A computed fold for a 94-nucleotide RNA from an Actinomycetota bacterium, annotated as c-di-GMP-I riboswitch aptamer. The sequence was found by an Rfam model in a public genome assembly. The organism belongs to Actinomycetota, within Bacteria. Its mean pLDDT, the model's own confidence on a scale to 100, is 82. Of the family's consensus pairs, 81% are formed in the model.

RNA sequence: GCGUGACAAGGGCGACUCCGUCGAGAGGCGGGGAAGCAACGCCAACGGGACCUCAUCCCCCCAUUCAUCGGGGACGGUCGGCCGGGCUGCCUCG
Numbered sequence: 001g002c003g004u005g006a007c008a009a010g011g012g013c014g015a016c017u018c019c020g021u022c023g024a025g026a027g028g029c030g031g032g033g034a035a036g037c038a039a040c041g042c043c044a045a046c047g048g049g050a051c052c053u054c055a056u057c058c059c060c061c062c063a064u065u066c067a068u069c070g071g072g073g074a075c076g077g078u079c080g081g082c083c084g085g086g087c088u089g090c091c092u093c094g
Base pairs, nucleotide, nucleotide: 002094003093005091012037013036016033017032018031019030020029021028022027041087042086043085046084047083048082049079050078051077052076056074057073058072059071060070
C1' cells in the first nucleotide's frame, strides 16, 4: 500500500424511547436507558428515493362575485441508520 472481517483485543457509535430545548413541520441539539452497527464516521453543492410545507406565487373545486376551507404544483426545507456513490479511519489476519 492492497485485500480481509470473527465467538479476538482496546474501544467507538447509538435505532427506539424518556426528559429538556429549537423549529410551522419533517426533523435538529443536549442528557438517561439501550435494539443493533465493521464504517450506524463525514458529504444533501454526486445520482436516486422518502418525508415536511409556516409564508409567498400559480392551478383546480365548493361558485354568479369576493373571501375562507380543501386538493395539486412551484419555491424552499428534512433524512447520511433509505439506497447507490465519494472521502476518511482503529484493530486482526493474508